[in-house]
Context: one part of a larger RNA
RNA sequence: GAGUGAACGCUGGCGGCGUGCUUAACACAUGCAAGUCGAACGGAAACGAUAGGUACUUGUACCUAGGCGUCGAGUGGCGGACGGGUGAGUAAUGUAUAGCUAAUGUGCCCCUUAGAGAGGGAUAACAGUUGGAAACGACUGCUAAUACCUCAUACUCCUUCUGCCUUAAUGGUAGUUGGGAAAUGUUUUUUCGCUAAGGGAUCAGGCUAUAUGGUAUCAGUUAGUUGGUGAGGUAAGAGCUCACCAAGACAAUGACACCUAGCUGGUCUGAGAGGAUGAUCAGCCACACUGGAACUGAGACACGGUCCAGACUCCUACGGGAGGCAGCAGUGGGGAAUAUUGCACAAUGGGGGAAACCCUGAUGCAGCAACGCCGCGUGGAGGAUGACGCAUUUCGGUGUGUAAACUCCUUUUAUAUGGGAAGAUAAUGACGGUACCAUAUGAAUAAGCACCGGCUAACUCCGUGCCAGCAGCCGCGGUAAUACGGAGGGUGCAAGCGUUACUC
Repeated sequence: GAGUGAACGCUGGCGGCGUGCUUAACACAUGCAAGUCGAACGGAAACGAUAGGUACUUGUACCUAGGCGUCGAGUGGCGGACGGGUGAGUAAUGUAUAGCUAAUGUGCCCCUUAGAGAGGGAUAACAGUUGGAAACGACUGCUAAUACCUCAUACUCCUUCUGCCUUAAUGGUAGUUGGGAAAUGUUUUUUCGCUAAGGGAUCAGGCUAUAUGGUAUCAGUUAGUUGGUGAGGUAAGAGCUCACCAAGACAAUGACACCUAGCUGGUCUGAGAGGAUGAUCAGCCACACUGGAACUGAGACACGGUCCAGACUCCUACGGGAGGCAGCAGUGGGGAAUAUUGCACAAUGGGGGAAACCCUGAUGCAGCAACGCCGCGUGGAGGAUGACGCAUUUCGGUGUGUAAACUCCUUUUAUAUGGGAAGAUAAUGACGGUACCAUAUGAAUAAGCACCGGCUAACUCCGUGCCAGCAGCCGCGGUAAUACGGAGGGUGCAAGCGUUACUC
């Protein structure tokens, strides 16, 4: 000098765009953050309309009709593996770059080919009985499906064996043994769906190489350890797991251990090389009270799912139960320190749905904070007897100083009134009567902070008297202090200015 997710002191007019718990991965009251589909199903708790009936108070109340608009609860489907948060762990099971996968999977989406024949038994809801304080159940009976099951068919699919071609291993092709599917469901008859196989796209799994902190005051480490055979397991290669056999494997090119740490694109600095860093934004990873486990599923070993154990909090009728903000707000605590328990789905995107639409603290906006960057303003021109005041003085004067007053002008901004968008493509605008425009008023609403011995731009007076104090370094102060404190003046930057901390 440059920089910061900064903090502190003094000060503070406006706008635009950004940013905002770096500390306790500490504990959390309350509300919301993942639902949707009646065009899968049986149905009808609520609401509305219609029709009929009854009562009358004459427009109300009750009853009947799932028949209809719909629809609580339930079965079923899809989505809750995305989106959002955090960085505890992890020095390599991670990340970055480059490859390999003939060792793999892939719901929804796109393309192609073929198909959907015949049956069956249940179960929730519901009704009844019943246990419990509750959470939640138990038994009996009834019922539906795109829920579940059986049979048939299926060259191509999986699998056994054989022949041929081929390879380092593998693989391809022809035949053969065994096995395997569906919902002709829904609908306004136009769809949307179902099954098998092949291909694509997307996403994901796995492997290899190189790079990716510190310490040798860590020098030896390792028994599933290293390799083989066989089996199991996985979507898939493999000690991934197991049985047996062999005794290997790694290591000063740093094994093993300990400490620290999410990684990268980037960011800051620097002429560069390099050094430091990893907030916001983007990619990857890991985690979800702590530890462990699997289930479902195309995908999880699953933040707002399940089970077990633990700590903590809450309810309890003491028998037993409930919970998980590192989602958005918000609270306590910690801290030098970091915001609203806001509005809207109008836009973009996501989930469900044929759609209308519903949901969406993603997102779009608003609120708070000079936290940062950028822009604007706090007036302009004239005005000398160089007024008053203040400071100083060699008492003549000098400085403040065209500065003020005063005259003329302007209205960015401000205030008031009126108009008023784009963002939306037919409709639909939270923002918002916002941005912007017009008119009126009137210099009106708006300047501070640090410094002035040298480095370093800027000097005098008074007070103090090695005291009080200053200080980044040199140093200043003991009676004339340009260095302390005040004043006048000056210098620098300016809605900021200084200080502290950290990086280059």